[in-house]
Molecule: transfer RNA
Organism: Parcubacteria group bacterium
């Protein structure tokens, strides 16, 4: 140089066209003499970009990180 494939919260992730879920980690309450456990509740995300479509995490295309595989 070319072929595939991954990109969503601090992290591990689900979602295959119709308001983007949850675990755990944060914050707050709350229950303890206090701390852990444990119950309620909060905030927090689609890598950039252009197309298709009433409507895009989803489909198309270009880009960029990264992982592979060939030379």
């Nucleotide at each position: 140089g070319g072929g595939g494939g991954u990109g969503u919260a601090g992290c591990u992730u689900a979602g295959u066209g119709g308001u983007a879920g949850a675990g755990c980690a944060g914050c707050c309450g709350g229950u303890u003499u206090g701390c852990a456990u444990c119950c309620g509740g909060c905030a927090g995300a689609u890598g950039g970009g252009a197309g298709u479509u009433c409507g895009a995490u989803u489909c198309u295309c270009c880009c960029c990180a990264c992982c592979u595989c060939c030379a």